[in-house]
Parts: sequence; C1' cells; structure tokens
RNA sequence: CAGCGCGGCAUCUAGGGUUCCGCCUUCCCGAGAAGGGAAGGGCAGGUCCGAGAGAUGCCACCGGGACGUCACCCGCGUUCCGGUACACGGCGGGGGAAAAACCCGGGAGAC
Repeated sequence: CAGCGCGGCAUCUAGGGUUCCGCCUUCCCGAGAAGGGAAGGGCAGGUCCGAGAGAUGCCACCGGGACGUCACCCGCGUUCCGGUACACGGCGGGGGAAAAACCCGGGAGAC
C1' cells in the first nucleotide's frame, strides 16, 4: 500500500412523522359530541415506520471438553463451556401518507 472477514433474523426501546383511528377547533343538518364537511401533529395518544455505533432472544460461525458411532484416528451426531472485538460522523438524496438514529452509510470527513 492492497485484498478478504469481523454474521443473520425476530421482538422491543430511544426516536419519528401524520395514511387510518382517536382528540381539539369550526361549519351544516338535527332532539342529540347521532351523522356529515373543513382544518390542526409547537394534539399527551392507538395503528404505522424504527437503530452499524441501543436492549433481549433464537440461529449461524469459531475454539475447547464430555458422550455415542469407530480397534483407533478422522468424520458425523448429541450436549456443555467460552468467543463473535472496537466504533466520533455531516451536507445532500431516497423512501413513502409523512418523517426519522430507517436506506445511500462502519459512506464523505475526523481521530
């Protein structure tokens, strides 16, 4: 200096907006917050989206032990223990109802 690997999924949370529900304001009809229309996410909410650098669980992979198969070894199967490190980060674009710690992206950049 260059290449490869450092994993996947699910549930949840931080967070996010406003398609639907609800709520609030207003108008129409009306006995009637029963019904219909308009507007509001600097409406606490429900549905919904949701983390590389958040949590949990399962799987996978790696190392080791025990048991079984085997004369033995290798291999295979079951099971147990351990490991899967570190991690500051724009602008802009995508997405779609819209936005976001989502995707571009462990990117550009910084150390």
This is a predicted structure of a 111-nucleotide RNA (Guanidine-I riboswitch aptamer) from Chachezhania sediminis. The source organism's lineage runs through Bacteria, Pseudomonadota, Rhodobacterales, Paracoccaceae and Chachezhania. The prediction has a mean pLDDT of 83. The model forms 80% of the base pairs in the Rfam consensus. It was read from a public genome assembly, where an Rfam model found it.